[in-house]
């Protein structure tokens, strides 16, 4: 240089055909218990990586661009 993947919550990840962004985990509060812990309800928690475009309507499409990881050529 070139292709290809990936970027969503504090972490780990879903998100379908373009229509209100979610799960487990962690964190907080409450109830309980056999109390360094466990269990059972609930609650907060988001710049979908960043700019633009199309569209009534974008986490999903389209263009550019940033990081991350793979391959392939180059160079040494």
């Nucleotide at each position: 240089g070139a292709g290809g993947c990936g970027u969503u919550a504090g972490c780990u990840c879903a998100g379908u055909c373009g229509g209100u962004a979610g799960a487990g985990c962690a964190a907080c509060u409450g109830c309980c218990u056999u109390u360094u812990a466990a269990g059972u309800a609930g609650u907060g928690g988001g710049u979908c990586c960043c700019g633009g475009g199309u569209u009534c309507a974008a986490g999903u499409c389209c263009c550019g661009g940033a990081c991350g990881c793979c391959u392939c050529a180059c160079c040494a």
Transfer RNA from Spirochaetae bacterium HGW-Spirochaetae-5, 76 nucleotides, folded computationally. Model confidence (mean pLDDT): 81 of 100. Its Rfam family is "tRNA". Rfam describes the family as follows. Transfer RNA (tRNA) molecules are approximately 80 nucleotides in length. Gene Ontology term of the family: triplet codon-amino acid adaptor activity. The sequence was found in a public genome assembly. Lineage of the source: Bacteria > Pseudomonadati > Spirochaetota.